Predicted 3D model of a 136-nucleotide RNA (c-di-AMP riboswitch aptamer (ydaO/yuaA leader)) from an uncultured Dehalococcoidia bacterium.
It was read from a public genome assembly, where an Rfam model found it.
Of the family's consensus pairs, 96% are formed in the model.
It matches the Rfam family "c-di-AMP riboswitch aptamer (ydaO/yuaA leader)". Rfam describes the family as follows. This family represents a conserved RNA structure found upstream of the ydaO and yuaA genes in Bacillus subtilis and related genes in other bacteria.
Its mean pLDDT, the model's own confidence on a scale to 100, is 78.

[in-house]
RNA sequence: UUGCACCACCUGCCUAGUGCGCCGUUGCGGCGCAGCGGGGGACCCACUACCCCGGGGCGAACGCGGCCAGCCGGCCGCCAGGGCGCCUUCCGCCCGAGCCCGUCAGCUAACCCCGUCGGCAGUCUGGAAGGCCUGG
Numbered sequence: 001u002u003g004c005a006c007c008a009c010c011u012g013c014c015u016a017g018u019g020c021g022c023c024g025u026u027g028c029g030g031c032g033c034a035g036c037g038g039g040g041g042a043c044c045c046a047c048u049a050c051c052c053c054g055g056g057g058c059g060a061a062c063g064c065g066g067c068c069a070g071c072c073g074g075c076c077g078c079c080a081g082g083g084c085g086c087c088u089u090c091c092g093c094c095c096g097a098g099c100c101c102g103u104c105a106g107c108u109a110a111c112c113c114c115g116u117c118g119g120c121a122g123u124c125u126g127g128a129a130g131g132c133c134u135g136g
Base pairs, nucleotide, nucleotide: 010122011121012120013119014118018034019033020032021031022030023029024028035116036115037114038113039112040111045106054104055101056100057099058098063078064077065076066075067074068073081095082094083093084092086131087130088129089128090127091126
């Protein structure tokens, strides 16, 4: 001097997943309040037969086509939908998973219950235009 890895701080991104206080603690945990998010739960309304593969929830992640395969599944393409750091539009890039309840739940005022994880990036926010806000 350069490269790589790790740690801390800072600035941001996805997500509801943040802020404050108290107690413990040395390194994060416990409790509480607020904020944000989710579920259950009347009248009214909706549904109402038979068979079959019971039914339902969180989430953007719902579906379609092709190939492989004895099954479970695997691969490829497309798509509803979602993300890219103030907003909108265009272009560009990326995602389009997974998990839970357990025979039970339509909507639903009062009321009741639960969560507040996890995963990433790094000097300008991927580019442009038009706005908005702030500073000089």